The RNA shown here (FMN riboswitch aptamer (RFN element)) has 136 nucleotides and comes from Paraliobacillus ryukyuensis.
Its mean pLDDT, the model's own confidence on a scale to 100, is 82.
[in-house]
RNA sequence: UUCUAUCUUCGGGGCAGGGUGUAAUUCCCGACCGACGGUAACAAGUGUAAUAGCUUGAAGUCCGUGACCCGCUUAUGCGGUGGAUCUGGUGAAACUCCAGAACCGACAGUUAAAGUCUGGAUGGGAGAAGAUAAAG
Numbered sequence: 001u002u003c004u005a006u007c008u009u010c011g012g013g014g015c016a017g018g019g020u021g022u023a024a025u026u027c028c029c030g031a032c033c034g035a036c037g038g039u040a041a042c043a044a045g046u047g048u049a050a051u052a053g054c055u056u057g058a059a060g061u062c063c064g065u066g067a068c069c070c071g072c073u074u075a076u077g078c079g080g081u082g083g084a085u086c087u088g089g090u091g092a093a094a095c096u097c098c099a100g101a102a103c104c105g106a107c108a109g110u111u112a113a114a115g116u117c118u119g120g121a122u123g124g125g126a127g128a129a130g131a132u133a134a135a136g
Base pairs, nucleotide, nucleotide: 002135004133005132006131007130008129009128010127017029018028019027031116032115033105034104035065036064037063038062042057043056044055045054046053060103061102069080070079071078072077085101086100087099088098089097107119108118109117
């Protein structure tokens, strides 16, 4: 340093204010939120005479994954299903930068229809960090 095995820890946010109503954080106005890995011309730091280089961060709508749900299976697990972005600008190059305008969000429950409340869940989990052992 790579790979394998075992173990440990970590691993999701959000209706302010108002309207109607017997009743709504569920409707209406409005507000708010954005899991994990990848990509990245950006940003910060570091470094240099200046570059280069190095470190960290950076996409809800791109690529892939996960939770939920369905089927099979004793089980591990396997298969399926699974939401949403355009316009303009710069440029050699941008669905990632800048500007503007949009759009999306499992299941069950509820005095009234839920991305945000309650519940399955003190669960599961993509994965992240570390330790030990073995091998090269």
The sequence was found by an Rfam model in a public genome assembly. The source organism's lineage runs through Bacteria, Bacillati, Bacilli, Caryophanales and Paraliobacillus.